Description
SAM riboswitch aptamer (S box leader) from Aneurinibacillus soli, 114 nucleotides, folded computationally. The coordinates come from a structure-prediction model, not an experiment, and the mean pLDDT is 83. Of the family's consensus pairs, 97% are formed in the model. The source organism's lineage runs through Bacteria, Bacillati, Bacillota, Paenibacillaceae and Aneurinibacillus.

RNA sequence: CUCUUAUUCAGAGAGACGGAGGGAUAUGGCCCAAUGAAGUCUCAGCAACCACAGGCUUGCCUGUAAGGUGCUAAUUCCAUCAAAGCUUUGUACAUAAGCUUUGGAAGAUGAGAG
Numbered sequence: 001c002u003c004u005u006a007u008u009c010a011g012a013g014a015g016a017c018g019g020a021g022g023g024a025u026a027u028g029g030c031c032c033a034a035u036g037a038a039g040u041c042u043c044a045g046c047a048a049c050c051a052c053a054g055g056c057u058u059g060c061c062u063g064u065a066a067g068g069u070g071c072u073a074a075u076u077c078c079a080u081c082a083a084a085g086c087u088u089u090g091u092a093c094a095u096a097a098g099c100u101u102u103g104g105a106a107g108a109u110g111a112g113a114g
């Protein structure tokens, strides 16, 4: 880097160095930031994917947190593609605007494989 698979509305921040950007990419919106962004380090925490222990209907449940990852503003900050439904405008079909639900794409993280 590619593929498979699971999860993705919960949870959890202080300090030091640093010095202007950041929220994945593109567009639009909305936010964070000199009362100090990104990044690096230390400590602390969250969670429970791997791990470990137990149970049973054998692929699920319960528990633990010393180890390997991960994470610690806002739902993955929101929308984007498709379908269904609702509201408004409208004589009506269509169209337009808005909202809700479901699915997908993309991304992120774990585990496994190449």
Stems, first nucleotide, its partner, number of pairs: 001114008013043005021032003026080004044072003049068002051064006076106001081103008